RNA sequence: GUUUGACAAUGGCAUACCUAUUGAAAGGUAGGGACGCAAAGCUACGGGUCUAAGGGCAUUUACAUAUCAAAUAAGACGAUAAGCCUAUGAUCGCCGGGCUGCCUAU
Numbered sequence: 001g002u003u004u005g006a007c008a009a010u011g012g013c014a015u016a017c018c019u020a021u022u023g024a025a026a027g028g029u030a031g032g033g034a035c036g037c038a039a040a041g042c043u044a045c046g047g048g049u050c051u052a053a054g055g056g057c058a059u060u061u062a063c064a065u066a067u068c069a070a071a072u073a074a075g076a077c078g079a080u081a082a083g084c085c086u087a088u089g090a091u092c093g094c095c096g097g098g099c100u101g102c103c104u105a106u
Base pairs, nucleotide, nucleotide: 003105005103012037013036017032018031019030020029021028022027035093041099042098043097045096046095047094048091049090050089054086055085056084057083065081066080067079068078
């Protein structure tokens, strides 16, 4: 220096959830708390995923979807909800890349 995580040692981080705060939301921050993590350290560079303030389209008594009720072999009827697209936002504990790092072993 590269590789490695079988056996150790020093330690480290902190899921869900709760409280406060922030945000349109996703989410973030702080405290508590530990499911787990050999990079669960940093970085939005690539992909994926989440949100839709703003913007665009459609619509307003229609169609489609979801839930409830009823029925139940099927069908019909009724009630409620609200549509679709989009990141400049977010996610590194989704995956990969880049940078950095403790110890052991080879």
Model confidence (mean pLDDT): 76 of 100. Predicted 3D model of a 106-nucleotide RNA (c-di-GMP-I riboswitch aptamer) from Litchfieldia alkalitelluris. The organism belongs to Litchfieldia, within Bacteria.